[in-house]
Model confidence (mean pLDDT): 82 of 100. This is a predicted structure of a 73-nucleotide RNA (transfer RNA) from a Desulfovibrionaceae bacterium. The source organism's lineage runs through Bacteria, Thermodesulfobacteriota, Desulfovibrionia, Desulfovibrionales and Desulfovibrionaceae. It was read from a public genome assembly.

RNA sequence: GUCACCAUCGUCUAUCCGGUUAGGACGGCGGCCUCUCAAGCCGCUAAGACGGGUUCAAAUCCCGUUGGUGACG
Numbered sequence: 001g002u003c004a005c006c007a008u009c010g011u012c013u014a015u016c017c018g019g020u021u022a023g024g025a026c027g028g029c030g031g032c033c034u035c036u037c038a039a040g041c042c043g044c045u046a047a048g049a050c051g052g053g054u055u056c057a058a059a060u061c062c063c064g065u066u067g068g069u070g071a072c073g
Base pairs, nucleotide, nucleotide: 001072002071003070004069005068006067007066010026011025012024013023019056027045028044029043030042031041032040049065050064051063052062053061
């Protein structure tokens, strides 16, 4: 330099052939329980890398940028 793949709550991930309030686990916070703590149960918390395009509607399709991984040279 060329090509391919990847980027979603604090972390790991589902959703990925466009359409409900983007779901789950761990974590964090609050409550129940307990003499207290842990465990357990309930509730809450918080996410589509960035910019543009297509569309009635984009995490999803297209283009570019940034970052990561791999292959070739």